[in-house]
RNA sequence: UGGGGGAUAGUUUAACGGUAGAACUUCCGGCUCUGGACCGGACGGCCCAGGUUCGAAUCCUGGUCCCCCAGCCA
Numbered sequence: 001u002g003g004g005g006g007a008u009a010g011u012u013u014a015a016c017g018g019u020a021g022a023a024c025u026u027c028c029g030g031c032u033c034u035g036g037a038c039c040g041g042a043c044g045g046c047c048c049a050g051g052u053u054c055g056a057a058u059c060c061u062g063g064u065c066c067c068c069c070a071g072c073c074a
Base pairs, nucleotide, nucleotide: 001070002069003068004067005066006065007064010024011023012022013021018054026042027041028040029039030038047063048062049061050060051059
C1' cells in the first nucleotide's frame, strides 16, 4: 500500500429497515446465624461524521481503531 473481516453495557454475545435484548459482573432486596450458592429487581451500550428513508445497530459515503492474507522498504 492492496484485498477481506470486525467495532453494541465493565466482559461475552444477539437483533428482517420497525420498542436495542440475553448471560456474567456491579448495586438493592429476599433466603441464611454469617458468607457463598440460589431467587426477585434495578442501573448501564449501538466507534466517529455525513447521506438515503416516515423510520438506520442494520443500507450508502468518508474517517478512526483492531484482526487475517498478500505486497513494498530496511